[in-house]
RNA sequence: AAGACGGCUGUGGGAGAGACCGGGUCAACCGGCACCGAAGGGGCAAACUGCAUUGGCAGCCAAUCUCUCAGGUAAAAGGACUACAGCCCGACG
Repeated sequence: AAGACGGCUGUGGGAGAGACCGGGUCAACCGGCACCGAAGGGGCAAACUGCAUUGGCAGCCAAUCUCUCAGGUAAAAGGACUACAGCCCGACG
C1' cells in the first nucleotide's frame, strides 16, 4: 500500500568569496598572493558494542559543524537544499 523511507529524470528557485597581479592568442592554461563553502572528499560527539575495573582503552557513528584536498571568487556553467510533475523500489520506515 489511494505507496512511507529511499533513488532517478525534467522544469523552476538557489548563497558565499579578487571581472586581483604577472605570463599568455580573449577564454581555457601556467605562476603568485588574498578569499569562499552549499558539488565531491577528509575529521570529530553522545549513544551503542567489546575489553578492563574506580573510573580507562578500543571499535563504530552524523551534520548545513569543522578542514579547505578538490572545487569556486563578473557572466555562463556548476551548486547542497527545495517546490511541482513523471518514473523506479516496496515497508527495508
Source information
This is a predicted structure of a 93-nucleotide RNA (Glycine riboswitch aptamer) from a Planctomycetota bacterium. The prediction has a mean pLDDT of 84. The source organism's lineage runs through Bacteria, Pseudomonadati and Planctomycetota.